[in-house]
């Protein structure tokens, strides 16, 4: 020094001017309110200081969750997911580790990786036949019929051919020729026993095979899920025309002086039907029209970061110190100059985590692997 | 910010139980006609958005990616 492969980190660096929007304090003005002076700290404005101010994927909106509404968030079916095992986690379709199958020379790297002897379906064209097996070329004369040579009947599935895919693979040994027909290895089904939590490996015996893909076709087994989404929802204020239009339960029975209560329908209760539960008696749906387009909160303390020790292979889990780290709402993080180097990519929060996906100039550490050159 | 659907000929759609893609218009060429339009006859036209899986085979099944379209404020 070359090619790699796995993990992980950084995303122009300084310095100086000036601007953008939040928070704390704190200052003047201006509105309110008290009120002889003077006070009040409520709103807003301008200004000072002082503090922090986009990502590793803030993107996709593709999984999982917190949170909020549906009264609860129950059952059953339907519908959708997931799918070797065993951990991890709030949770997962996400990480770990471990089998098993491919790929690679190797470090390693990938896998929608259950079930096809529950059942249905499909396998165009070719092809005897594509799944209840079958005989087009061809082998065979041992048996039957005729027959001097051979034919037919029959036997056969070893080779040809066909087509992604053809009925257990190779040897030997037998046969008239052939054939698991018989053996030996290998495959595969079973059964036992050995190691493992477990998936899954090993050993033995036993069967002559007990029949092919397709489950990202239907389906079958386990397992999981109620819907909707911050434009959720809470609250305060402004204006405005709702006797608009359709649809509509508004019912029955028993008791009672009524008012009710009890029972049956009915209706509505954010995904589809059914129990269940609640609620309703002008409730509610749709569809036309009519104002407003203000503000608070929800929203920034979190399944947080950092460092260290433990405990595990490892995902993580757990102590102890320590820190406080963006909150806009037409919507902020920029711009100039100067100077350095390797010349700077893909792109910018909008309720908030956890993944995975996709985009990404380039650089740096660790660890390993390969051939090849030196010493 | 959130949620939902679509891409097939030049254009508007069909095919999506998996087996070589089709209609109407349109453009092209013949033929009627003096000549156009209409008519009748013919050919042609496709990377099924795009990239990977699954299968012997994808437009069709699934997976990412792209691009384009639609809903959703609050009040009485």
């Nucleotide at each position: 020094a070359g090619a790699g492969u796995u993990a992980g980190c950084c995303a122009g660096g300084c310095a100086g001017u000036c601007g953008c929007g939040c928070u704390a304090u704190u200052u003047u003005u201006a509105a309110g309110c008290u009120u002889u002076g003077a006070g009040c700290u409520u709103u807003a404005a301008a200004g000072a200081u002082a503090g922090g101010g986009a990502g590793g994927a803030a993107a996709g909106u593709c999984c999982g969750g917190a949170c909020u509404c549906c009264a609860c968030a129950g059952g059953a079916u339907a519908a959708a997911g997931u799918g070797c095992c065993a951990g991890g986690u709030a949770a997962c379709a996400c990480c770990u580790g471990g089998g098993a199958a491919g790929c690679g020379u190797g470090a390693g790297c990938u896998u929608a990786c259950g079930g096809a002897a529950a059942g249905u379906g499909c396998c165009a064209c070719a092809g005897a036949a594509a799944a209840u097996a079958u005989a087009c070329c061809g082998c065979c004369u041992a048996a039957g019929u005729a027959u001097u040579g051979u034919a037919c009947u029959g036997g056969u599935a070893a080779g040809g051919g066909u087509g992604a895919a053809a009925a257990g693979g190779u040897g030997c040994g037998g046969u008239a020729a052939g054939a698991g027909c018989g053996c030996a290895c290998c495959a595969c089904a079973u059964a036992a026993u050995u190691g493992g939590u477990a998936a899954c490996a090993g050993u033995u015996a036993u069967g002559g095979u007990a029949c092919g893909g397709u489950a990202a076709a239907c389906c079958c087994c386990a397992c999981u899920u109620g819907g909707a989404g911050c434009a959720a929802g809470a609250c305060c204020g402004c204006a405005u025309a709702g006797a608009g239009a359709u649809c509509g339960a508004u019912u029955c029975a028993g008791u009672g002086a009524a008012a009710g209560c009890u029972g049956a329908g009915c209706g509505u209760g954010u995904g589809a039907u059914c129990c269940g539960c609640a609620c309703g008696a002008u409730a509610g749906a749709u569809c036309c029209g009519g104002g407003u387009a203000g503000g608070u909160c929800g929203c920034a303390c979190g399944a947080g970061g950092u460092a260290u020790g433990u405990a595990g292979u490892g995902a993580u889990a757990c102590a102890u110190a320590u820190c406080c780290c963006a909150g806009a709402u037409g919507a902020a993080u920029g711009a100039c100059u100067g100077u350095c180097c390797a010349c700077g990519a893909c792109a910018g929060g909008a309720u908030c985590c956890g993944g995975c996906u996709u985009a990404u100039c380039g650089g740096c550490u660790a660890a390993c692997u390969c051939g090849u050159c030196u010493u | 910010g959130g949620g939902c659907c679509g891409u097939u000929a030049g254009c508007u759609c069909a095919g999506c139980u998996g087996g070589u893609a089709g209609a109407g218009c349109a453009c092209u060429c013949g033929g009627c006609u003096u000549u156009u339009a209409a008519c009748c006859g013919a050919a042609u036209u496709g990377u099924c958005g795009u990239g990977a899986g699954u299968u012997c085979g994808a437009a069709u099944c699934u997976c990412a990616c792209a691009c384009g379209g639609c809903c959703c404020a609050c009040c009485a």
Notes:
Predicted 3D model of RNase P RNA and transfer RNA as a complex of 451 nucleotides. Model confidence (mean pLDDT): 77 of 100. It holds a member of the Rfam family "Bacterial RNase P class A". Rfam classes the family as a ribozyme.